[in-house]
Context: one part of a larger RNA
RNA sequence: UUGGGUGUAAAGCAUCUGUUGGUGGUUUUUUAAGUCCGUUGUCAAAUCCCAGGGAUCAACCUGGAUAGGAGGUAGAAACUGCAAAGCUAUAGCAUGGUAGAGGCAGAAGGAAUUUUUGGUGGAGCGGUGAAAUACGUAGAGAUCGAUAAGAACACCCACAGCGAAAGCACUAUAAUGGGCUGAUACUGACACUGAGAGAUGAAAUAUAGGGGAGCGAAUGGGAUUAGAUACCCUAGUAUUCCUAGCUAUAAAUGAUGGAUACUAGACAUUGUGCGUAUUGACCUAUGCAGUGUUAUAGCUAACGUGUUAAGUAUCCCGCCUGAUGAGUACGUUCACAAGAAUAAAACUU
Numbered sequence: 001u002u003g004g005g006u007g008u009a010a011a012g013c014a015u016c017u018g019u020u021g022g023u024g025g026u027u028u029u030u031u032a033a034g035u036c037c038g039u040u041g042u043c044a045a046a047u048c049c050c051a052g053g054g055a056u057c058a059a060c061c062u063g064g065a066u067a068g069g070a071g072g073u074a075g076a077a078a079c080u081g082c083a084a085a086g087c088u089a090u091a092g093c094a095u096g097g098u099a100g101a102g103g104c105a106g107a108a109g110g111a112a113u114u115u116u117u118g119g120u121g122g123a124g125c126g127g128u129g130a131a132a133u134a135c136g137u138a139g140a141g142a143u144c145g146a147u148a149a150g151a152a153c154a155c156c157c158a159c160a161g162c163g164a165a166a167g168c169a170c171u172a173u174a175a176u177g178g179g180c181u182g183a184u185a186c187u188g189a190c191a192c193u194g195a196g197a198g199a200u201g202a203a204a205u206a207u208a209g210g211g212g213a214g215c216g217a218a219u220g221g222g223a224u225u226a227g228a229u230a231c232c233c234u235a236g237u238a239u240u241c242c243u244a245g246c247u248a249u250a251a252a253u254g255a256u257g258g259a260u261a262c263u264a265g266a267c268a269u270u271g272u273g274c275g276u277a278u279u280g281a282c283c284u285a286u287g288c289a290g291u292g293u294u295a296u297a298g299c300u301a302a303c304g305u306g307u308u309a310a311g312u313a314u315c316c317c318g319c320c321u322g323a324u325g326a327g328u329a330c331g332u333u334c335a336c337a338a339g340a341a342u343a344a345a346a347c348u349u
Stems, first nucleotide, its partner, number of pairs: 004320003007303002012317001014200004021193003025087005031081001033080002035076002038073003042069002049064005091187002094184001095182004102176001105173001107171001109153001113149002116146005124135001161168002207244004214240001219235004257316006265294009275284001298305002322349002331342004
């Protein structure tokens, strides 16, 4: 190198967009670069290989190639490529309809919690396994009014929906992205993947300015305990929230890269179309696009998976190669920092 893998054993980039590159539907013709075939000269000798020979054998000696490479030249035209002209099944555009917590902006809402204030009232309350710290006669807790603030949106809620992923849920509105579906017109392979690159990227951290109800790292106190830098309780700062710009990581998981085609079913469900039916909602048959359960063949070390494949195939990309050292050191790039990315070796086994 050929070959082997990547759900759980080492291994799918967190996700997408997209450049070079790689790969690429269908018909006819051209060409002859790849491909195939013939021929020609060449690839020193020795060696290797085959045959033969004889010095006792061996080393030794003699003869002969095949295959293959690259060059020239005569052809073939199925496949790939090139060039030209088409096609419509990929893909896209236009148009009707439609579902949705998709994103963004500014509005508005009620329940609860806490604060403040007033009334009633008068001794506890709170908390725990049990207690205590804490709060309370300067009137707590309880209860009834009023008030302010911040954060989150019960039921509906689902095995449901949307989004590339992260993620998205009170209500209505404005503008807006994407999807699905129907019938026809239009373009005519415009496609797939995607090294580098770019964009987005939970939580936490850090910066600046706001905000601060509840919860709550740190911290104080009370318990528990041999001790208790914890688990439990009482307080409570940063944080959690908003705006702006950083950071770039997660068991960022379906531990399963993307695209296309093919390969038994059954049941449920979301969106939508059509036939039948009906006053209508249902019912029933069926198409497309999703989401699930179960299961055949197959696959798998097994678990399991199984038309949403981990089956059968093709294309492209990432990654893996015993354990430890180590996702570490050094160097480099990025970052305000914290750190992130890239990424070894000795040693040991």

This is a predicted structure of a 349-nucleotide part of an RNA (small-subunit ribosomal RNA, central domain) from Pinacopodium congolense. It matches the Rfam family "Bacterial small subunit ribosomal RNA". Gene Ontology terms of the family: structural constituent of ribosome and ribosome. The RNAcentral record of the full RNA draws on SILVA. NCBI's taxonomy places the organism under Eukaryota, Spermatophyta, Pentapetalae, Malpighiales, Pinacopodium.